c-di-GMP-I riboswitch aptamer from a bacterium, 94 nucleotides, folded computationally. Its Rfam family is "c-di-GMP-I riboswitch aptamer". Rfam describes the family as follows. GEMM was predicted in a large-scale screen for bacterial structured RNA regulatory elements. It was read from a public genome assembly, where an Rfam model found it.
RNA sequence: AUAGCGACAAGCCAAACUCCGGGCGACCGGAGGACGGAAAGCCGCGGAUCUCGGAUCGGCCGAUCGGCCGGGCCGAGACAGCCGGGCUGCCUGU
Numbered sequence: 001a002u003a004g005c006g007a008c009a010a011g012c013c014a015a016a017c018u019c020c021g022g023g024c025g026a027c028c029g030g031a032g033g034a035c036g037g038a039a040a041g042c043c044g045c046g047g048a049u050c051u052c053g054g055a056u057c058g059g060c061c062g063a064u065c066g067g068c069c070g071g072g073c074c075g076a077g078a079c080a081g082c083c084g085g086g087c088u089g090c091c092u093g094u
Stems, first nucleotide, its partner, number of pairs: 001094004006090001012037002017032006035081001041087003045084003049078006056071007
């Protein structure tokens, strides 16, 4: 540098759930806990999904303004354990 089907060695991370704390929320941090993971290490760059706010369209309800449901749009976010992309890395083979 490259390949790996992750078998070997050394180890690593930790889903759901529970408790504590933070956030309007998606969700995040800590402790316990292991469903899993060969990048489940790091980066929100593209897409998906989700949240909050705004205006807007359609429907319904009450009655001039408000509520509920649904759709796409704009803005701000969440997510790296959804899929791509970038950077780095363990082991083994060549």